[in-house]
FMN riboswitch aptamer (RFN element) from Ruminococcus flavefaciens, 111 nucleotides, folded computationally. The RNAcentral record of the sequence draws on MGnify. The organism belongs to Ruminococcus, within Bacteria.
RNA sequence: AUCUUCAGGGCAGGGUGUGAUUCCUGACCGGCAGUGUAGCCUGCGAGCCGCUUGUGCGGUUGAUCCGGUGUGAUCCCGGAGCCGACGGUAAUAGUCCGGAUGAGAGAAGAU
Repeated sequence: AUCUUCAGGGCAGGGUGUGAUUCCUGACCGGCAGUGUAGCCUGCGAGCCGCUUGUGCGGUUGAUCCGGUGUGAUCCCGGAGCCGACGGUAAUAGUCCGGAUGAGAGAAGAU
C1' cells in the first nucleotide's frame, strides 16, 4: 500500500390504566483508542443541525464524588451518586419498533 473478516448491550417482578417494556416502583446496560484495568479524565466514532449534485465541509454532542492501597489511579478496592441522539407508538422510551442486511472509531488476518 492492497484485500478479507470482525466491529453495541439492556426493563425480570410488582402497581395504575380501556390502553404504558414509554408513567410509578423496581430491574438492567455501557462503542473505539490513550493512560495503572475508565459509560461519567483526554481524544475519537455514532447520533443530531446546516450547507452540498456527489464526495465532502462546518457546527453541536450527556454524566463523579468521598475513603483506601500505591512512586503513580476521577481507571484498581470499598461506598454513595449521575448520564444516555432522532423518528414512531392506544400513553411521556438509554432498554420496544424504525432508518440499519446501514455507517463507523478501530481490531485481527492475508499478500